Small-subunit ribosomal RNA, central domain from an uncultured bacterium, 349 nucleotides, folded computationally. Rfam family: Bacterial small subunit ribosomal RNA. Its family is annotated with structural constituent of ribosome and ribosome in the Gene Ontology.
Context: one part of a larger RNA
RNA sequence: CUGGGCGUAAAGGACGCGUAGGCUGGUUUGCAAGUCAGGGGUGAAAGCCUACAGCUUAACUGUAGAACUGCUCUUGAAACUGCUUACCUAGAGUAUGGGAGAGGUGAAAGGAAUUAGUGGUGUAGGGGUAAAAUCCGUAGAGAUCACUAGGAAUACCGAUUGCGAAGGCGUUUCACUGGAACAUUACUGACGCUGAGGCGUGAAAGCGUGGGGAGCAAACAGGAUUAGAUACCCUGGUAGUCCACGCCCUAAACGAUGUACACUAGUUGUUGCCAUGCUAGUCAUGGCAGUAAUGCAGCUAACGCAUUAAGUGUACCGCCUGGGGAGUACGGUCGCAAGAUUAAAACUC
Numbered sequence: 001c002u003g004g005g006c007g008u009a010a011a012g013g014a015c016g017c018g019u020a021g022g023c024u025g026g027u028u029u030g031c032a033a034g035u036c037a038g039g040g041g042u043g044a045a046a047g048c049c050u051a052c053a054g055c056u057u058a059a060c061u062g063u064a065g066a067a068c069u070g071c072u073c074u075u076g077a078a079a080c081u082g083c084u085u086a087c088c089u090a091g092a093g094u095a096u097g098g099g100a101g102a103g104g105u106g107a108a109a110g111g112a113a114u115u116a117g118u119g120g121u122g123u124a125g126g127g128g129u130a131a132a133a134u135c136c137g138u139a140g141a142g143a144u145c146a147c148u149a150g151g152a153a154u155a156c157c158g159a160u161u162g163c164g165a166a167g168g169c170g171u172u173u174c175a176c177u178g179g180a181a182c183a184u185u186a187c188u189g190a191c192g193c194u195g196a197g198g199c200g201u202g203a204a205a206g207c208g209u210g211g212g213g214a215g216c217a218a219a220c221a222g223g224a225u226u227a228g229a230u231a232c233c234c235u236g237g238u239a240g241u242c243c244a245c246g247c248c249c250u251a252a253a254c255g256a257u258g259u260a261c262a263c264u265a266g267u268u269g270u271u272g273c274c275a276u277g278c279u280a281g282u283c284a285u286g287g288c289a290g291u292a293a294u295g296c297a298g299c300u301a302a303c304g305c306a307u308u309a310a311g312u313g314u315a316c317c318g319c320c321u322g323g324g325g326a327g328u329a330c331g332g333u334c335g336c337a338a339g340a341u342u343a344a345a346a347c348u349c
Base pairs, nucleotide, nucleotide: 004320005319006318007303008302012317014201015200016199017198021194022193023192025088026087027086030083031082033081034080035077036076037075038074039073040072041071042070049065050064051063052062053061054060091191092188093187094186095184096183097182103177104176105175106174107173108172109171110154115149116148117147118146119145120144121143125136126135162169163168206247207246208245209244210243211242215241216240220236221235222234223233258316259315260314261313262312263311266294267293268292269291270290271289272288273287274286275285276284277283278281298305299304322349323348324347331342332341333340334339
């Protein structure tokens, strides 16, 4: 390479948009590049293969045939692929309508709580732990009442709920704005799927500049514990956590399951929309879309998956190929740095 694979054994890219490329719905006209059939030319000799013959046999040699799976020319066929003509509506999109939603961005507003400050009441403890101590307090703490300040997070509702491509999103109101579902079947008429490179988004931590800083809290300090204790526990506490702008680009970025389409028993719950029914409801039945539970066939090494497939197929992309060395070295690209990405070999079992 081939073959075989990728939920958990090695292996699905963090996620999207999309270029080239690959693949691509139904009917119809023509062309004949691919394709198929016939014929012609060529495909050196030797060799291989088959038959026969010659050296006493064999190796070896000779004669004849077959073959040389290829290339080219020509005649024809038109199902399929391709190109082309005309159309279609089942894919895809548009329009219209009323709804659902923690989808995004910005601005404004609210209450509970923590902390601090000021003032009042008040007196000896408070705090913390398994037990203590460091710590705070007679310069009046802790407790309690009132006021003030500031920052961060939004109890209950709240869930097997909802929304988003993923990361993620949860007080309220307003403004701007993206997407999806449902219904109508009005319009376009294959406009589609996937997607190497590319572009964008991307938790937390970290970085730069400027703000902010209540609580929490790496580092650090002290108190304990202990043989020791650079920890677990306690008292403090700085970066950071928050905001704006700019970087970083990684995660068990997980459903450890790429995207799209088609097909293949059911039953039950729930969310959104719609239709129908009547007894007009906190209703019932049905349809579509989502999200869960259970369970056939089938699959699986088993666990399990099972119309939201890990079943049966198709298209395209990514990735794997024994363990260690190593996601490392070197080189390249990117980055302010931290580092990220691409990515070996010797050697060894």